[in-house]
Context: one part of a larger RNA
């Protein structure tokens, strides 16, 4: 050194399964609701099927009849016309008893009597219910329609019979006819509409986003970021904005502003005033920035160009927007006049397309004339704001889950960085009676290390098993043990340093626990690395699947770095790597 053989399993990011965890999908599925849009069962109603008699109150039309009191005035004068006479032995005034009514009058009915009474005539806005037509308010009675209500009847239907009979051997089973009871125009069935159970069924339930959730945000303006043309990101940094204004628009003319100091004034930071100084610091409806001084800021006259129909050139620019604009016509405002005027210093104040309605219209109009309806101009209805708007119309849960994916993107490890954290150091105000440096050292400043927390998302989601125990390793610093220096070292203890890793570095008591706290000892009970070493080496108390319960949240479905009980830890070792044993 090579071979074989029996063994342990550190490694081959071993093996096994297209990672259950987390993302992603304009994926799927189960549940679930005040998500959307349906369906059904129910509950109402109105038709048919379904037909009779009464009784009752409602509407409409009409027939009689009856009722109407302001004050004054023989009275209780409803309006309007007509009318000089009308009723009356078919009982007139009156008298008695009665009924409604009520403003004490008038009407009705009985009875007695037996010849009159009422009008014209005076009052009155209006004159006779003396008579007559027509009409009006209140009520009554009658008749016709019409739609309803109750109640009730039988003949539809309907229900029940150890009634009866045919039916095929039997049957208290089915069951057609008859029959007999009960119920009844109801039930039940068909339609048509309103309503209404996640009971059921079909879907959706945005996106960015140093993972995902949760917060935020999503269009337009302005400025810096932005690197002296223009363009330029980020969960970079500041802000605003979904309008105002008939004057805050045009045009002509005139005119200066903030601010400081005096004075009017004995007194005020200040209102309003004088006087000097001031180039712009004030103002400009509203943000910023860019402008602006005989004006873009303040005033006054006069007015509506915040017009009609075109449109050369331009700037922007992926498309669709979007921004300027001279001129030429028509017809205007102001202004002596040249001229200025197509909104306002300028830059935000906004919504395509479709549908829909509204006003014109020399346009089309399904055999022709019209019409309906459309075109076509012009104005109009969207926090469509997740603002280039998928639909007229949309919410949650999954620890029972599930696919197809992703180291495109999270938790464990493992790198990078080193804020955070350990450790060691420079300066030295300061404590140390005196004395910065025996021994602490503030404020700053330069650094090392890769043990915490954490930022980054680089290999691995067709699989790197996770925390703490046993087991069993190795290494870097010194906690003890060995040996120096200083010391505010007398000696004992001790502080600080320096070399030093040979060797050591405990046993319980509650917790799954590391830790911690405590007992009891030790020289000492070290501090960290080793895939938070070690699970193809144990375990499996925790953590992180399916039952289940408690608090809380949530209508629910379920959620809960809250908590509690209970839950399968596979595996014959090919190579390397170690150990025993043999052999050349």
């Nucleotide at each position: 050194c090579c071979c074989a053989u029996a063994c342990u399993u550190g490694g081959a990011c071993a093996u096994a399964a297209a990672g259950g965890c987390c993302c992603u999908a304009c994926g799927a599925g189960g549940c679930u609701u005040c998500a959307c849009u349906g369906u059904u069962c129910c509950c109402u109603g109105g038709g048919a099927u379904u037909g009779g008699c009464u009784u009752u109150g409602g509407g409409c039309u009409u027939u009689u009849c009856u009722u109407g009191u302001g004050c004054a005035g023989c009275u209780u004068a409803g309006g309007u016309g007509g009318a000089a006479g009308a009723c009356g032995a078919a009982g007139a005034a009156g008298g008695c008893c009665u009924c409604c009514u009520u403003c004490u009058a008038a009407g009705g009915g009985g009875c007695u009597u037996g010849a009159g009474c009422c009008a014209u005539c005076a009052a009155u806005g209006a004159g006779a219910u003396a008579c007559c037509a027509c009409u009006u308010u209140g009520g009554a009675a009658g008749a016709g329609c019409u739609a309803g209500a109750a109640u009730u009847c039988u003949a539809a239907c309907c229900u029940u019979g150890u009634g009866u009979c045919a039916g095929g051997a039997c049957a208290u089973a089915c069951a057609a006819g008859c029959u007999a009871a009960g119920g009844g125009a109801u039930a039940g069935u068909c339609u048509c509409a309103g309503g209404u159970a996640g009971a059921c069924a079909g879907u959706u339930u945005c996106u960015a986003u140093g993972g995902g959730g949760c917060g935020u945000a999503g269009g337009c303006c302005u400025c810096c970021c932005a690197a002296a043309a223009g363009a330029u990101a980020a969960c970079g940094g500041a802000g605003g904005u979904g309008u105002g204004c008939a004057g805050a628009g045009g045009u002509u003319u005139c005119c200066u502003u903030a601010g400081u100091c005096c004075g009017g004034a004995u007194g005020a930071a200040g209102a309003u005033u004088u006087c000097c100084c001031c180039u712009c610091g004030a103002a400009u409806g509203u943000a910023a920035a860019g402008g602006c001084a005989g004006a873009a800021g303040g005033g006054a006259g006069c007015u509506u160009g915040a017009c009609u129909a075109c449109u050369a050139g331009a700037c922007c620019u992926a498309c669709c927007c979007g921004u300027u604009g001279a001129g030429c016509a028509g017809g205007g405002a102001c202004a002596a006049a040249u001229g200025u005027c197509a909104g306002c210093c300028u830059u935000a104040g906004u919504g395509a397309u479709c549908c829909g309605a509204c006003g014109g219209u020399g346009c089309c109009a399904a055999g022709u004339g019209g019409a309906a309806g459309g075109g076509c101009c012009g104005a109009u209805g969207c926090u469509c704001a997740a603002u280039g708007g998928a639909u007229a119309a949309u919410a949650g849960u999954u620890a029972c889950u599930c696919u197809a994916g992703g180291g495109a993107u999270a938790a464990c490890a493992a790198g990078c960085u080193g804020a955070u954290c350990u450790u060691a150091c420079c300066c030295a105000a300061g404590a140390g009676c005196u004395c910065a440096c025996a021994u602490c050292g503030a404020c700053a400043a330069g650094a090392a290390g890769g043990u915490u927390u954490a930022g980054c998302a680089c290999c691995u989601c067709g699989a790197u098993g996770u925390u703490g125990g046993c087991u069993c390793u190795u290494c870097a610093c010194c906690c003890c043990u060995a040996g120096g220096g200083c010391u505010a070292u007398a000696g004992u203890a001790u502080g600080u340093u320096c070399c030093a890793a040979g060797g050591g570095u405990u046993g319980g008591a509650c917790u799954g626990u590391u830790c911690u706290c405590c007992c009891a000892u030790u020289a000492a009970a070290g501090u960290g690395g080793u895939a938070c070493g070690u699970g193809a080496g144990c375990u499996g108390g925790g953590u992180u699947u399916a039952g289940a319960a408690c608090g809380u949240c949530a209508u629910a479905a379920g959620a809960u770095a809250g908590u509690u009980c209970a839950a399968u830890c596979c595996a014959u070792a090919u190579c390397c790597a170690g150990u025993g044993u043999g052999g050349g």
Molecule: large-subunit ribosomal RNA, domain V
Organism: Kokia drynarioides